[in-house]
RNA sequence: UCGAUAAAGGCAAACCCGUCGCGAGGCGGGGACGCAAAGCCAUGGGCCCCACGUGGGUUGCCAGGUUGCCGAA
Repeated sequence: UCGAUAAAGGCAAACCCGUCGCGAGGCGGGGACGCAAAGCCAUGGGCCCCACGUGGGUUGCCAGGUUGCCGAA
C1' cells in the first nucleotide's frame, strides 16, 4: 500500500434525559444505525446558522493533510 467469515479491541447514528448556546450545534449519560481510521486537523468544496462581521457550525457530506491496531488474501 491493501482490507479477512481472523484476533484483540475501538468508535457510536437516530432517539431519550440533563446542560451550554439567539441558532446551526456542542458537552455528559443512556442507546446502537453503522464504521478499517466513524482518530485528529475547518485547508479546499458543499451544506447549515446568525447578532450578516475579517462571524460561527458540520470531520459519521466529499476531498486533502497527519497519526495509529492486526497481518490473511